[in-house]
RNA sequence: GACACUGCGGCUUAGCUGGUCAAAGCGCCUGUCUUGUAAACAGGAGAUCCUGGGCUAGAAUCCCAGCGGUGCCU
Numbered sequence: 001g002a003c004a005c006u007g008c009g010g011c012u013u014a015g016c017u018g019g020u021c022a023a024a025g026c027g028c029c030u031g032u033c034u035u036g037u038a039a040a041c042a043g044g045a046g047a048u049c050c051u052g053g054g055c056u057a058g059a060a061u062c063c064c065a066g067c068g069g070u071g072c073c074u
Stems, first nucleotide, its partner, number of pairs: 001073001003071005010026004028044005050066005
C1' cells in the first nucleotide's frame, strides 16, 4: 500500500430482510433476608448505537468519507 471483516451501557454480546419506549448476561446502587458477609429474591440508575455527511415520512440497521481495531496479501 491492496482486500475482507468490524466499532452498541463499566465489561461481553443480541438486534443489522429500516418501524415508533435499543434487549440480555455479568458488574454497580437500594431494599428484603442474615449476628455480619456471600448467595437468593425485589426494585433502580446507566448507551442520543465510533465521528461527520447523505438517502428516506422514518436509520443502530442502507450509502459515502474519516478515525480506530482484527485478519490476510505484497

Predicted 3D model of a 74-nucleotide RNA (transfer RNA) from Onychostoma macrolepis.
Rfam family: tRNA.
The prediction has a mean pLDDT of 82.
The source organism's lineage runs through Eukaryota, Eumetazoa, Bilateria, Actinopteri and Onychostoma.